[in-house]
RNA sequence: AUCCGAGAGAGACCGUGUGCGGCGCCGAAGGGGAACGCAAAAACUCUCAGGCAAAAGGAUCGGAU
Repeated sequence: AUCCGAGAGAGACCGUGUGCGGCGCCGAAGGGGAACGCAAAAACUCUCAGGCAAAAGGAUCGGAU
């Protein structure tokens, strides 16, 4: 890296002229950020992205190649 399995949180909200708009909320793709003598992280933090029925995605864990 690939395949398989498990895999959370938060409105399937409101309005509507059906085109869409608005508010509330989540953090576990990714991205950004601070501190500790220096340097480097994070499951910390921000919520830009993404997400809030299902589907898809999904950090992380296990197995196999």

Record summary: Predicted 3D model of a 65-nucleotide RNA (Glycine riboswitch aptamer) from a bovine gut metagenome. It matches the Rfam family "Glycine riboswitch aptamer". Its family is annotated with glycine biosynthetic process in the Gene Ontology. Its mean pLDDT, the model's own confidence on a scale to 100, is 79. RNAcentral holds the sequence, with entries from MGnify.